[in-house]
This is a predicted structure of a 72-nucleotide RNA (transfer RNA) from a marine sediment metagenome. Its Rfam family is "tRNA". It is annotated as a transfer RNA.

RNA sequence: GCUGCAUUAGUUCAGAGGUAGAACGUCACCUUGGUAAGGUGGAGGUCCCGGGUUCAAUUCCCGGAUGUAGCU
Numbered sequence: 001g002c003u004g005c006a007u008u009a010g011u012u013c014a015g016a017g018g019u020a021g022a023a024c025g026u027c028a029c030c031u032u033g034g035u036a037a038g039g040u041g042g043a044g045g046u047c048c049c050g051g052g053u054u055c056a057a058u059u060c061c062c063g064g065a066u067g068u069a070g071c072u
Base pairs, nucleotide, nucleotide: 001071002070003069004068005067006066007065010024011023012022013021018055026042027041028040029039030038048064049063050062051061052060
């Protein structure tokens, strides 16, 4: 220098046009003499950034950033 892949909750990841979910973690409550485990409920997201297409973009297209793998 060239090419591919990844970027979504605190963490690990789903979701592939109609305003985002799970698990773990976290908070409250229930349960216990108390703790752990278990149960119920809640909070937590400018979907990496900027443009374009569209009535509508996390999703499609272009460019950029960061990480990662390969080639030279």
The coordinates come from a structure-prediction model, not an experiment, and the mean pLDDT is 82.